[in-house]
């Protein structure tokens, strides 16, 4: 160099072109308890606001599309495999 593959919230992992982030762990507020632990329940992606709200976000970037984590190209990064 060439071929596969693989990058998604603070970790783990899912997701057919159709609410981005199910489910888990973890944090965190509550509830059960004399108090705890078990468990049971709310809310947990970043920013900006005092709230409504608002705006960004699947490695970066661009393209296709009425819409992309999901197709295509280009780029970085780790994995295997070749010569």
């Nucleotide at each position: 160099g060439c071929c596969g593959g693989a990058g998604u919230g603070g970790c783990g992992g899912a997701a057919c072109g159709g609410u981005a982030u199910a489910c888990g762990c973890g944090g965190u507020c509550g509830g059960c308890u004399c108090a705890a632990a078990c468990c049971c329940g709310g809310c947990u992606g970043c920013c900006c606001g005092g709230a409504a709200g608002g705006g960004c976000u699947u490695a970066g970037g661009g393209g296709u599309u009425c819409g992309a984590a999901u197709c295509c190209c280009c780029u970085c990064u780790c994995c295997g495999g070749u010569a």
Transfer RNA from Propionibacterium sp., 83 nucleotides, folded computationally. Its Rfam family is "tRNA". Rfam classes the family as a transfer RNA. Its mean pLDDT, the model's own confidence on a scale to 100, is 81. Lineage of the source: Bacteria > Bacillati > Actinomycetes > Propionibacteriaceae > Propionibacterium. It was read from a public genome assembly.